[in-house]
RNA sequence: UAAGUAAAUCGCCUUAUCGCUCGAAAGCUGAACUUGUUUUAUUCGUAUCAAGUAUUCGUAUAAGGUACUGAAACAAGUUAAGCAUUAGGGAGGAAAGUCCGAACACCAAAGUGCAACAUAGUGGUUAAUGGCCACCAGUCGUGAGGCUAGGAAAAGUGCAACAGAAAGGAUGUACAGGUAAUGCUGUAGUGAAAUCAGGUAAACUCUAUGUGGUGCAAUGUCAUGUAAACCAGUGUUUGAGGGCUGCACGUCCGAUGCUGGAGGGUAGGCAGCUAAAGUGUAUUGGUAACAAUGCGCUCAGAUAAAUGAUAAGGGCUCUUUUUAAGAGUACAGAAUUCGGCUUAUAGAUUUGCUUAGUUA
RNA sequence: GGCGUCAUGGCCGAGUGGCUAGGCAGAGGUCUGCAAAACCUUCUACAGCGGUUCGAAUCCGCUUGACGCCU
Numbered sequence: 001u002a003a004g005u006a007a008a009u010c011g012c013c014u015u016a017u018c019g020c021u022c023g024a025a026a027g028c029u030g031a032a033c034u035u036g037u038u039u040u041a042u043u044c045g046u047a048u049c050a051a052g053u054a055u056u057c058g059u060a061u062a063a064g065g066u067a068c069u070g071a072a073a074c075a076a077g078u079u080a081a082g083c084a085u086u087a088g089g090g091a092g093g094a095a096a097g098u099c100c101g102a103a104c105a106c107c108a109a110a111g112u113g114c115a116a117c118a119u120a121g122u123g124g125u126u127a128a129u130g131g132c133c134a135c136c137a138g139u140c141g142u143g144a145g146g147c148u149a150g151g152a153a154a155a156g157u158g159c160a161a162c163a164g165a166a167a168g169g170a171u172g173u174a175c176a177g178g179u180a181a182u183g184c185u186g187u188a189g190u191g192a193a194a195u196c197a198g199g200u201a202a203a204c205u206c207u208a209u210g211u212g213g214u215g216c217a218a219u220g221u222c223a224u225g226u227a228a229a230c231c232a233g234u235g236u237u238u239g240a241g242g243g244c245u246g247c248a249c250g251u252c253c254g255a256u257g258c259u260g261g262a263g264g265g266u267a268g269g270c271a272g273c274u275a276a277a278g279u280g281u282a283u284u285g286g287u288a289a290c291a292a293u294g295c296g297c298u299c300a301g302a303u304a305a306a307u308g309a310u311a312a313g314g315g316c317u318c319u320u321u322u323u324a325a326g327a328g329u330a331c332a333g334a335a336u337u338c339g340g341c342u343u344a345u346a347g348a349u350u351u352g353c354u355u356a357g358u359u360a
Numbered sequence: 361g362g363c364g365u366c367a368u369g370g371c372c373g374a375g376u377g378g379c380u381a382g383g384c385a386g387a388g389g390u391c392u393g394c395a396a397a398a399c400c401u402u403c404u405a406c407a408g409c410g411g412u413u414c415g416a417a418u419c420c421g422c423u424u425g426a427c428g429c430c431u
Base pairs, nucleotide, nucleotide: 001356002355003354004353005352006351007350008349009348010347012314013313014312015311016310017309018308020090021089022088024086025085027083028082029081031079032078033077034076035075036074037073038072039071040070041069045068046067047066048065049064052061053060054059092331096342097341099340100339101338102337103336104215105214106213107212111249112248113247114246116211117210118209119208120207121135122134123133124132125131136150137148138147139146140145151206152205156204157203158200159199173188174187175186176185177184219271220270221269222268230261231260232259233258234257241253242252243251278297279296280295281294282293283292284291285290315329316328317327318326319325320324361430362429363428364427365426366425367424370384371383372382378414386402387401388400389399390398407423408422409421410420411419
């Protein structure tokens, strides 16, 4: 210098104006609700007080008043809403695929058996894993390094096209050698594989280990509305149907039931919901993954769905007619939350190592 | 948002590891005076990439696309 290999980081920036969304502060507006006071209305009813009347003096009966009810005014408080103001926060390394593992929630607080599925060298790491780290083995590469579903074929079953004499209990070809005799031995030929305790388990299977199911459209709660009607079938203790999941058993619920038809209604709010197995940095332990400790930081929460638009300037890349102009600036976009994996990604930067060449 | 199923010529569709059937459609031919029907011949395929295997449409993984279910 060129080619490669392993890993790490960034992945457009600044200013101005106008918007969108979230929570916070203080303010205004008109509502709703609660409590209190006052006024007014009041057919019936309930509760309570009660003049009067009767009386055996115990009570009985009672016009009427007050409260419960409606309306209005005033005062205080609460709740959510709207409006404008102030100062702040507002997409990613993959937010993606939903492929693994968890948190969390509900379902009989999870029943038994079978089936099904996943994993597969050894040790470690972690909340957990099929992830990650280290080592061993195999394999690819000149090498740095990459990849590996990497248990069992001496339990059993199956499979092997074409070619070949023969494809698994050898009906043993050609040549040569050998034997008492025999494919007994070697070589050749076919093929991925030819007698060797053969190959094949990302064929069935066996072994070991593990897995209950569903998935924030989980679940809880408030509000609104309706048709527990109609028609057909089926069923009511001789049990339809469901919880319950692939199946069976078992168990629980079960009559205003279940299935179908044709219809009616709602399709809104709140919680779950974002401070956490969080993150940056330093030190220590460990080969490493990772762990511990100190200091610092607070970093989206929307609901058809905000995170944007315009203007100016700058950075980077490419092209050309090169003191300049033009074009471009990747992959992509939160939706309960984390840890991994996989896939997509213009371009830029850094570090370790390898191979080849040149120079000293 | 979550969960499941599928992909084979222009269309439908068979194929459980050993040369991808069959039908319709298309093209050419025979037959006919010309057509139709019939008959003969022919063209066009395993969604893409990688792995396991001697060998993959088939088994495994990733990607792409289509369809269905759940408030």
Two RNAs folded together computationally: RNase P RNA and transfer RNA, 431 nucleotides in total.
The prediction has a mean pLDDT of 76.
It holds a member of the Rfam family "Bacterial RNase P class A". It is annotated as a ribozyme.